[in-house]
Predicted 3D model of a 73-nucleotide RNA (transfer RNA) from a Bacteroidota bacterium.
RNA sequence: GGCCCAAUAGCUCAGUGGUUAAAGCAUCCGGCUGUUAACCGGAAGAUCGAGGAUUCAAUUUCCUCUUGGGCCG
Numbered sequence: 001g002g003c004c005c006a007a008u009a010g011c012u013c014a015g016u017g018g019u020u021a022a023a024g025c026a027u028c029c030g031g032c033u034g035u036u037a038a039c040c041g042g043a044a045g046a047u048c049g050a051g052g053a054u055u056c057a058a059u060u061u062c063c064u065c066u067u068g069g070g071c072c073g
Stems, first nucleotide, its partner, number of pairs: 001072007010025003018056001027043005049065005
């Protein structure tokens, strides 16, 4: 330098052009228990890496960039 992949909650991740962005762990509250743990119920938490484009509508499609990873030279 060329090519490919990823970026969504504190962490791990699902999702896919359309109405509430799903879940597990963690956190908080409650139940259960003599207590803790485990278990059960609930709550809060992400405007989806940044900017632009297309569209009635973009987390999703297109372009550029940033960061991380991989392959080739």
The source organism's lineage runs through Bacteria, Pseudomonadati and Bacteroidota.